[in-house]
RNA sequence: GACACUAUAUCGGGAGAGAAUAACCGCAAGGUUAUCGCCGAAGGAGCAACCACCCCGGAAACUCUCAGGCACCAAGAACCGAUAUGGCAUA
Repeated sequence: GACACUAUAUCGGGAGAGAAUAACCGCAAGGUUAUCGCCGAAGGAGCAACCACCCCGGAAACUCUCAGGCACCAAGAACCGAUAUGGCAUA
């Protein structure tokens, strides 16, 4: 005893899509189930440029929607930024 990278945590930013129809519950807001219609940026899966190759393969914000989600709000949210603690590293 770093820069960068990486893991976790905290804070900030963070899109899309039916206030659908029917039935039931409820004073109401709203909730549940079913039916179709949609969304992609939790997760998951598939292919690919590419990488690797003895074997085994790895791989997206593309694609599919199993899951999740679809008035506002709330929650969640890939990704981005900042901070902290570790790892890398008795390097």